[in-house]
RNA sequence: AGAGUUUGAUCCUGGCUCAGGACGAACGCUGGCGGCGUGCUUAACACAUGCAAGUCGAACGAGGUCCAUGGAAGCUUGCUUCCGGAAGAUCUAGUGGCGAACGGGUGCGUAACACGUGAGAAACCUGCCCCAGACUUGGGAAUAACAGUCGGAAACGACUGCUAAUACCGAAUACCUCCGGAGCGUCGCAUGGCGCACCGAAGAAAGCUUUUGCGGUUUGGGAGGGUCUCGCGGCCUAUCAGCUAGUUGGUGAGGUAACGGCUCACCAAGGCAUCGACGGGUAGCUGGUCUGAGAGGAUGAUCAGCCACACUGGGACUGAGACACGGCCCAGACUCCUACGGGAGGCAGCGGUGGGGAAUAUUGCACAAUGGGCAAAAGCCUGAUGCAGCAACGCCGCGUGCGGGAAGAAGGCCCUAGGGUUGUAAACCGCUUUCAGCAGGGAAGAAAAUGACGGUACCUGCAGAAGAAGGUGCGGCCAACUACGUGCCAGCAGCCGCGGUGACACGUAGGCACCAAGCGUUGUCCGGAUUUAUUGGGCGUAAAGCGCGUCUAGGCGGUUUACUAAGUCUGAUGUGAAAAUGCGGGGCUCAACUCCGUAUUGCGUUGGAAACUGGUAGACUAGAGUACUGGAGAGGUGGGCGGAACUACAAGUGUAGAGGUGGAAUUCGUAGAUAUUUGUAGGAAUGCCGAUGGAGAAGUCAGCUCACUGGACAGAUACUGACGCUAAAGCGCGAAAGCGUGGGGAGCAAACAGGAUUAGAUACCCUAGUAGUCCACGCCGUAAACGAUGAUCACUAGGUGUUGGGAGUCAAAUCUCAGCGCCCAAGCUAACGCGAUAAGUGAUCCGCCUGGGGAGUACGUACGCAAGUAUGAAACUCAAAGGAAUUGACGGGGACCCGCACAAGCGGUGGAGCAUGUGGUUUAAUUCGUCUCUAAGCGAAGAACCUUACCGAGGCUUGACAUCUCCGGAAUCCCCUAGAAAUAUGGGAGUGCCCGAAAGGGAGCCGGAUGACAGGUGCUGCAUGGCUGCCGUCAGCUCGUGUUGUGAAAUGUUCGGUUAAGUCCGUUAACGAGCGUAACCCUUGCCGUAUGUUAUAUUUUCCAUACGGGACUAUCCUGGUCAACAGGGAGGAAGGUGGGGAUGACGUCAAGUCACCACGGCCCUUACGUCCUGGGCUACACACGUGCUACAAUGGUCGGUACAGAGGGCAGCCACUGCGUGAGCAGGAGCGAAUCCUUAAAACCGAUCUCAGUUCGGAUCGGAGUCUGCAACUCGACUCCGUGAAGCUGGAAUCGCUAGUAAUCGGAUAUCAGCCAUGAUCCGGUGAAUACGUUCCCGGGCCUUGUACACACCGCCCGUCAAGCCAUGGAAGCUGGGGGUGCCUGAAGUCGGUGACCGCAAGGAGCUGCCUAGGGUAAAACUAGUAACUGGGGCUAAGUCGUAACAAGGUAACC
Repeated sequence: AGAGUUUGAUCCUGGCUCAGGACGAACGCUGGCGGCGUGCUUAACACAUGCAAGUCGAACGAGGUCCAUGGAAGCUUGCUUCCGGAAGAUCUAGUGGCGAACGGGUGCGUAACACGUGAGAAACCUGCCCCAGACUUGGGAAUAACAGUCGGAAACGACUGCUAAUACCGAAUACCUCCGGAGCGUCGCAUGGCGCACCGAAGAAAGCUUUUGCGGUUUGGGAGGGUCUCGCGGCCUAUCAGCUAGUUGGUGAGGUAACGGCUCACCAAGGCAUCGACGGGUAGCUGGUCUGAGAGGAUGAUCAGCCACACUGGGACUGAGACACGGCCCAGACUCCUACGGGAGGCAGCGGUGGGGAAUAUUGCACAAUGGGCAAAAGCCUGAUGCAGCAACGCCGCGUGCGGGAAGAAGGCCCUAGGGUUGUAAACCGCUUUCAGCAGGGAAGAAAAUGACGGUACCUGCAGAAGAAGGUGCGGCCAACUACGUGCCAGCAGCCGCGGUGACACGUAGGCACCAAGCGUUGUCCGGAUUUAUUGGGCGUAAAGCGCGUCUAGGCGGUUUACUAAGUCUGAUGUGAAAAUGCGGGGCUCAACUCCGUAUUGCGUUGGAAACUGGUAGACUAGAGUACUGGAGAGGUGGGCGGAACUACAAGUGUAGAGGUGGAAUUCGUAGAUAUUUGUAGGAAUGCCGAUGGAGAAGUCAGCUCACUGGACAGAUACUGACGCUAAAGCGCGAAAGCGUGGGGAGCAAACAGGAUUAGAUACCCUAGUAGUCCACGCCGUAAACGAUGAUCACUAGGUGUUGGGAGUCAAAUCUCAGCGCCCAAGCUAACGCGAUAAGUGAUCCGCCUGGGGAGUACGUACGCAAGUAUGAAACUCAAAGGAAUUGACGGGGACCCGCACAAGCGGUGGAGCAUGUGGUUUAAUUCGUCUCUAAGCGAAGAACCUUACCGAGGCUUGACAUCUCCGGAAUCCCCUAGAAAUAUGGGAGUGCCCGAAAGGGAGCCGGAUGACAGGUGCUGCAUGGCUGCCGUCAGCUCGUGUUGUGAAAUGUUCGGUUAAGUCCGUUAACGAGCGUAACCCUUGCCGUAUGUUAUAUUUUCCAUACGGGACUAUCCUGGUCAACAGGGAGGAAGGUGGGGAUGACGUCAAGUCACCACGGCCCUUACGUCCUGGGCUACACACGUGCUACAAUGGUCGGUACAGAGGGCAGCCACUGCGUGAGCAGGAGCGAAUCCUUAAAACCGAUCUCAGUUCGGAUCGGAGUCUGCAACUCGACUCCGUGAAGCUGGAAUCGCUAGUAAUCGGAUAUCAGCCAUGAUCCGGUGAAUACGUUCCCGGGCCUUGUACACACCGCCCGUCAAGCCAUGGAAGCUGGGGGUGCCUGAAGUCGGUGACCGCAAGGAGCUGCCUAGGGUAAAACUAGUAACUGGGGCUAAGUCGUAACAAGGUAACC
């Protein structure tokens, strides 16, 4: 310090998420030691039990115990018992004193002088303590304890009697205090304060102890503590805007320690509030803590200061101090005891229990230390405190070993099979002993004694690597990768997102990474987030300028002089508690921890400065305004007057249509329309001028004219003298539509109706037509009310046009002021763009924004007659929503261009029959693949068996095929039997080659055995290679460098021409280059040369083979940019690429193919392998594609005559002869082929048929044959005889072709035994028509435009309905809660009154009045929960209906 996430990519806006730190935490897994800290955040829920506040006998009386000593009794003669008991010691209930108001706990309440900070008290109090002055004289009456009697279950109490005091009450005295009076001095801040002396009245005391004392009274001062008042500061809410009767003030009184409406009586009517009163919600405040660079934000555990509270509410008493946690009274709830009459209690003290909760400890030790209470003291008390226990809850420290050790062991994991990794890690060798363990010694903490901690810290010794490592992660962010399993399942996930058979993302393992006695997760806070922006943001289009004006408060404000000193600056000073943080030091071995020093933004007081802001006083004229002159204008309001058009009515002329549309119809018209002429009436709007023009604050404003009236502008002087700018709240204006009342109503026209269109058409189009549109008055108050741009002022290059005025001129030019436009500089901007009319640079003020949706919705409030408007949320949900620009793609957008794309032509298909392929159906099987163009005479250039992959039946299991191992045998051939065959059984013949003398061995082959393995046309073409199709032989696709742009990208490649072409030329921030185009290659057309086998000919020609030449816009004319090129001509065999072929850019379609082949993964292994036989792939209601043959006379049939090219041939092509009607058969020459096979057919010449289902057409069927082949039944081709179907030129629609082409005619070949070939591929013969042209259809190219598309229009996307889930609004009602008001009742208690009773008295009991906690009741308001039913909203898998939006989205969209 940033990162991920919107997009195909980019920049921006903007949200969401992550990395960091922290915690009184909790949860999961794990866990060795120590130090220091911390530990009910929830139920201020309820509490068993123990302890937490006592102490003083030196204040007092009394009692008990001990005891010197005395007496008595017993006897055991020195013991026991009893009685009395000085002095003393000790214990205890009570009287009395002090303390109990501290210490400890908690955070309910409280938005407040509660807290913090700083002042004030001339308005106050203060026990114990300190200092100082004075005094401490003399009396009295009681009462607890105790005793007796009595009541009660108990708690406790009643009566009678006795007694003491430092308990209580008078009297005396008064340095002094207080009160009253009059006086002097002095000071201050208003009331006033202080001092001095005088007079009058009132007011005290307590003793104890014998020591050096402790107390008591009064007065002054101090210290410390408290109380009150004030300035300033710190939460949310305006969907809380008005609140307030003791309320605000005064006078008087009461009350208090004291001021004060604190309380009361009377008087006045005030007081508070947009600088937020009142109400509601939440909350103890602070030092600090966490975070942050800081400013801030969040927080208020532990420690410290203050406050509040003590079961809930009220109240007072005592006291120096309380309205009192371990006191009292009353009321209430709860718990306990009870003899039912009545009593007792308050852990938010320390432990502990139950409960709640995700969650928080021991019913421990000690007063040794520190501190507190009492006491003269010893001392006692102290759950304050000091310690220990429990808990990884946190921080800090330490350890779990160190060194060597490669056979890089074993095992694990991976593997390309070689190896790699775990890994010096282990083993093994050597060394050490921190911590823990055992043993010994042993502190400080305490200046005499006293140590809970504690035999603790620490020190020493001993043994032994011994007792001590886990957690999370490994797709990116984010350090760290492989294998297996799983197969959108199981699961993961903080965000983006992983998982549908090769998952680095799930689970496991190995490895690795990071932390480490911890590691992760969850929650919360700050940070990152400049994402509330003071530091430090924005508002044309991303969220955001109020529709406009006017004005109040407020904010801001020209020049100059003087004064002032509030702001401002500066010095000094007080305070800013301690702790903490920072800095510098010190102490625990270090650290955490702890100690010392220093520092500390604020506030107060005071001295100074006077530039700036403010204030006061004065002056000025540049801002602002007034007066005068002038012209411009659809500025406003009211009145009057026109012309054109329209409609209606009346009349005339006139006749059959008119009107309307894409085309029609509804409609009008023979009862006379439309058209035309004249007249009358009516209402609305104002043509031309007219404009990029003018006016106005905006909305808006347009015939002419009159009246009234607002504003702006220009000019030149004079005057006022800052009078200004902005503008919450308020007030006013405010298009259209709409509303109310009354008019008016020609045209237009929501609604409604009809006619069309359509699948539908509640629309678009048409015909009619009512509100309305118009006027007057009154409402409404909103618009894409837009320049999507608030107002004002100043400054910052130019150019050009225009409106109004002025200067200037003969007229101009030119200059100037005020407007209205365009283009641009600097600058700004995310870009687009803005650019003196700023979106630039500054200043002032106002308004507004903070992710999308929910939602401008709900509730509340205000306004409105209503419609509705203004204000304006939340739950929930998503990870985006959005702006600008870029590249594509697309458009029922545009411009240009091309193509048999259309058009012009020729011939077809679609109808018939047949062939063939496909779908479908059928079947045991009809094997599989291919499906728009780019599947369908396709894979298949040959399915009877084979092929063959399918089906039925029968067999085999190391296999039909390959390699390795072992054994045997040469290989091989023949025969018999069974069987459909595969196969099985039996028999026979037979021994080769190489080495070797032989024995034997080897190669090859055959058979058998074993297991490694073979095998698979099984799956995945969406895991792949290779190959192929289409766009498309279309002209495109890119790169380097440079340049432009923040960037994606652009430029180049655009533009002007031209071309078949991104072909070339010109221009040009581009210059070059590559893949394509072209060319190179093959073939063909002309010529030449050479050669002449098997080719021909007698004109050196034809033909063949080989090698060359030739054509390049070379030349002429015209046009053109003296360019590319185009048009025309000449020559030439050929002329503008001469014709044809091969050649197919970057890419697209997850296009096709795992069944050509190869290959990853998966699957089968006596079968999904393999062999054999038969069947099937040839089925047949039907549908489609591609073809063949036809329908005839440009023809059929018969006869005759002529002319090719290119191929193939030995298991072959076959001349010729014979036989057969023929297919063919039987002989048989030639040819491995320029030699032989080897003869084309249309055409041409004749004949016949004569328009007919025919002498057309040949399907189908019957019969007879031929050939191939083991075999033609399923299922071959061909021949002959007979039969003679449909069909007479084909609906909608649709295909091919631009020249040697279409059409037509035949020939050949591959595959192949044969052939279902009418197919495919080649070859030649004959040989046309047409193209005006590019409007339209289809496809393509380039430029441009729009876009909400990018899986790219087969895109995207909206709304209702239906289903599920979720949150929420309304709602008859139901149930709670807190608060207020009225009335009734009213405990305890203070105060007041009374007080015949008690007391010597002071006074009290009692009674009573006011106030009042609580209770009851009434009517409202607020708030929360819930609810039949109901409303919309959000989210969901592939539902239904349509097609609204995005392109001109097919009616431009939107408000």
Small-subunit ribosomal RNA from an uncultured bacterium, 1455 nucleotides, folded computationally. The coordinates come from a structure-prediction model, not an experiment, and the mean pLDDT is 85. Rfam family: Bacterial small subunit ribosomal RNA.